[in-house]
RNA sequence: AGAGUAGGACAGAUGGCCGCUGCUUUGUCCUAGGGCAAAGGGGAGGAAAGUCCGGGCUCCACAGGACAGGAUGCUGGAUAACGUCCAGUCUCGGUGACGAGAAGGAAAGUGCAACAGAAAGGAAACCGCCUCACCUGAUACUUUGGUAUCCUGUGGGGUAAGGGUGAAAGGGUGAGGUAAGAGCUCACCAGUUCCGCCGGUGACGACGGAAGCUAGGUAAACCCCAUCCGGAGUAAGACCAAAUAAGGGGAGUUUGAGGGUGGUCCGCCCGAAUUCCCGGGUAGGUCGCUUGAUCUUGAUGGUAACAUUAAGACUAGACGAAUGGUCAUCGUCCCAGGGCAUGCCCUUGUUAUGUUUCGGGAAACAGAACCCGGCUUACGGCCUACUCUGACA
Numbered sequence: 001a002g003a004g005u006a007g008g009a010c011a012g013a014u015g016g017c018c019g020c021u022g023c024u025u026u027g028u029c030c031u032a033g034g035g036c037a038a039a040g041g042g043g044a045g046g047a048a049a050g051u052c053c054g055g056g057c058u059c060c061a062c063a064g065g066a067c068a069g070g071a072u073g074c075u076g077g078a079u080a081a082c083g084u085c086c087a088g089u090c091u092c093g094g095u096g097a098c099g100a101g102a103a104g105g106a107a108a109g110u111g112c113a114a115c116a117g118a119a120a121g122g123a124a125a126c127c128g129c130c131u132c133a134c135c136u137g138a139u140a141c142u143u144u145g146g147u148a149u150c151c152u153g154u155g156g157g158g159u160a161a162g163g164g165u166g167a168a169a170g171g172g173u174g175a176g177g178u179a180a181g182a183g184c185u186c187a188c189c190a191g192u193u194c195c196g197c198c199g200g201u202g203a204c205g206a207c208g209g210a211a212g213c214u215a216g217g218u219a220a221a222c223c224c225c226a227u228c229c230g231g232a233g234u235a236a237g238a239c240c241a242a243a244u245a246a247g248g249g250g251a252g253u254u255u256g257a258g259g260g261u262g263g264u265c266c267g268c269c270c271g272a273a274u275u276c277c278c279g280g281g282u283a284g285g286u287c288g289c290u291u292g293a294u295c296u297u298g299a300u301g302g303u304a305a306c307a308u309u310a311a312g313a314c315u316a317g318a319c320g321a322a323u324g325g326u327c328a329u330c331g332u333c334c335c336a337g338g339g340c341a342u343g344c345c346c347u348u349g350u351u352a353u354g355u356u357u358c359g360g361g362a363a364a365c366a367g368a369a370c371c372c373g374g375c376u377u378a379c380g381g382c383c384u385a386c387u388c389u390g391a392c393a
Base pairs, nucleotide, nucleotide: 001389002388003387004386005385006384007383008382010380012330013329014328015327016326017325018324020043021042023040024039025038026037027036028035029034045365049376050375052374053373054372055371056370057233058232059231060230064266065265066264067263069229070228071227072226073225074088075087076086077085078084089103090101091100092099093098104224105223109222110221111218112217126163127162128159129158130157131156132155133154134153137150138149139148140147141146171189172188173187174186175185176184190214191213192211193210194209195208196207198205199204237287238286239285240284247278248277249276250275251274258270259269260268294313295312296311297310298309299308300307301306332362333361334360335359337357338356339355340354341353342352343351345349
């Protein structure tokens, strides 16, 4: 100097002028509501986005069992809880700093892997090797009956070492053995299983030994195992006010119609002024609505996530939807010019960095709607630590 990795905080600040809105106090008008004026204190986020998880709260509802369905899936912790977070183990990727993980079970069962290949998992014989028999031919011998050897072909048996196909082919290398071969046997290596011992809370790791055990991959394929799981949602729901047809049809009346907030069944409960369907009216206001598993700082404990404790703070609450506009200064970043300093070069010029001055420009992603804890996605500049490469001293 360049290229990366991980983390942190910020999301411009101050002041003037004009404008919008909620709360508190005072005054005033008014029929309860409500209107006007003054003063004071407030008024968009780290993601408010996605609606992906978990809850608080409200209602069903007093709410049991089974099946189906869904979610999670290494160990130990944190938390109100979680599919989140912290620490660790293992596997994979990266030169590395680091990152990712859907990380239980394939010997319970079923399935899948195109093409090629004989055959793709309790899966084999295409070429080849060995051996036996037979036919034809050649050579040698011969008692002219035949015997032995060799080549080609056909058929039977053995084989999986060599070759071929493939991403992957019945562990690998070497030796012995065999008719030819093969863990058939042995030595070494790899894997698998088991045992011992040491470290660790544990996942697991290091060391040693035994067994010839060598039947692969895939379960964000079905499945098996373990653990967990009521539902709907602020348009939930509560209250006040206002308005409201004549009615029509079905079932049932305790031997139970109908109803009971994911599906099915059982159980349980309500139920006769019963219940279901069609048709009609109203839909205005108040609350819920922001004091919270809240935030800031310190101390203690913990590697950390976080917990305990002390002091302090109150920080939008709209309802067709407010939180804005403008000017000036400063700050951040970028570009260009000048001065100074340092480094490099040595042709006294160029280039890089820092500082200062002047001028111009830019400022990302993006708007609360019951609230909170996370995850995911979008994005601007700044700071800190670490890794790799190159050059110089």
Record summary:
This is a predicted structure of a 393-nucleotide RNA (Bacterial RNase P class A) from a Thermodesulfobacteriota bacterium. Rfam family: Bacterial RNase P class A. Its family is annotated with tRNA processing, ribonuclease P activity and dimeric ribonuclease P complex in the Gene Ontology. Rfam classes the family as a ribozyme. A source record names the gene rnpB. Of the family's consensus pairs, 98% are formed in the model. Its mean pLDDT, the model's own confidence on a scale to 100, is 75.